[in-house]
Molecule: FMN riboswitch aptamer (RFN element)
Organism: uncultured Anaerofustis sp.
C1' cells in the first nucleotide's frame, strides 16, 4: 500500500377486532473497537439531514475482587426510516452500505 472474503438478531402461547407478529397480556433480541468478559461506560458503524453544519436512545441496587456501571445476584430501562390496524422483531430501501475482522500478495 493493493486486492479478496466475511461482517445483526428477535414476538411461542393466548385476548380483542372485519382486520393487529402493531393494540393488550406475555414472549424474543442485542453491530464494531477500548476496557476485567458490556444493547444501557468511552468511541464508532447504522440512522435523520439536498449537503456541510448538526442531530441521534437506555440502569440502578448488593456481592465477588487488586482491578467489573463488563463478572454473579435482583430488579429495571432502551431501540432509525418507508408500509401496514399504531411495529426493536413483519414486509421494504437493502443482492446495498458499514464500524471492523480475517487472509493473500
Nucleotide at each position: 500500500a493493493u486486492c479478496u472474503u466475511c461482517a445483526g438478531g428477535g414476538c411461542a402461547a393466548g385476548g380483542u377486532g372485519c382486520a393487529a407478529u402493531u393494540c393488550c397480556u406475555g414472549a424474543c433480541c442485542g453491530g464494531c473497537a477500548g476496557u476485567a468478559a458490556a444493547g444501557u461506560c468511552u468511541g464508532c458503524g447504522a440512522g435523520c439531514g439536498a449537503a456541510a453544519a448538526g442531530c441521534u436512545g437506555a440502569c440502578a441496587u448488593g456481592g465477588u475482587g487488586a482491578a467489573a456501571u463488563u463478572c454473579c445476584a435482583u430488579g429495571a430501562c432502551c431501540g432509525a426510516c418507508g408500509g401496514u390496524a399504531a411495529a426493536g422483531u413483519c414486509c421494504g430501501g437493502a443482492u446495498g452500505a458499514a464500524a471492523g475482522a480475517a487472509g493473500a500478495u